A computed fold for a 264-nucleotide part of an RNA from bacterium HR23, annotated as large-subunit ribosomal RNA, domain VI.
Context: one part of a larger RNA
């Protein structure tokens, strides 16, 4: 810009893409077959490998400052207690998120038309012949079925709901202006994201922060008291601290607002 008024939702699926793998074992059955050795078709079941998708309950990884330990040095006058720097100083753990080595799922089932091939009926050609007319089977392959995208599918689809019959000029198409439903800007953010986009909110509000509660992680704070010559230990006390997780509460910030947008 288009989709012959303007909007907000929900959809159909033309068309396109993805997927399509396979081993072993068991039952049928030591049956059919075979002198024996050996050993099925058909059908049913179990369990793996590789690959793909999703997810984080479990097992683990990361987790740059969530907690603890600890070395050197400087600082807060000193002790105590802390802070800075040294790859996060080093080390032990670790929530959310993101991940795989973890968990779950997938290939299928089925239908249609066929290939090679196997047939039925059957003439030309009194026979024969699957073919010439006609008909039936028959593949991991083709079409559908499964998953994803999808109406710029200009053949621009469908359904539901909302907005309404203003003003000026021309007065035929049309041009200009203010609005409606609605949208955009702005702002607070995100399970969304390079940016746009998408999504949730903007006080009639739980969107973010904060606070409170819970979960969760560290692992027993400081101070005091007691014990010990001391290093240090015990009690107070599952203590103190505590990002992202789950909620609650208007305390702070989303203020106030501006613009666009039908007149067929």
């Nucleotide at each position: 810009c288009g989709c012959a008024g303007g909007a907000g939702g929900c959809u159909u699926g033309a068309g396109g893409g993805g997927g399509g793998c396979u081993g072993u074992c068991c039952c049928u059955a030591g049956u059919a077959c075979g002198a024996g050795a050996g050993g099925g078709c058909c059908g049913g079941g179990a369990u793996g490998g590789a690959c793909c998708g999703a997810c984080c309950u479990c097992u683990g990884g990361u987790g740059u400052c969530c907690c603890g330990g600890u070395u050197g040095u400087c600082c807060u006058g000193c002790c105590c207690a802390g802070g800075g720097c040294a790859c996060c100083g080093c080390c032990g753990g670790g929530u959310a998120g993101c991940c795989a080595u973890g968990u779950c799922g997938g290939g299928a089932c089925g239908g249609g038309a066929u290939a090679a091939g196997c047939g039925c009926u059957g003439a030309a050609a009194g026979c024969a012949u699957c073919u010439a007319a006609g008909c039936g089977c028959g593949a991991a392959g083709c079409c559908c079925a499964c998953c994803c995208c999808a109406a710029g599918a200009c053949g621009a689809g469908g359904c539901c709901u909302c907005c309404c019959a203003c003003g000026g000029c021309a007065c035929a198409a049309g041009c200009c202006g203010g609005u409606a439903a609605g949208g955009c800007c702005g702002c607070a953010g995100g399970g969304a994201g390079a940016c746009g986009a998408c999504c949730u909110g903007c006080u009639g509000a739980a969107g973010c922060g904060g606070c409170c509660g819970g979960g969760g992680g560290u692992g027993g704070a400081a101070g005091g008291c007691g014990g010990g010559u001391a290093a240090c230990c015990g009690c107070u006390g599952a203590a103190g601290c505590c990002g992202a997780c789950c909620g609650g509460c208007g305390c702070g910030c989303a203020u106030c607002g501006g613009c666009c947008g039908a007149g067929g």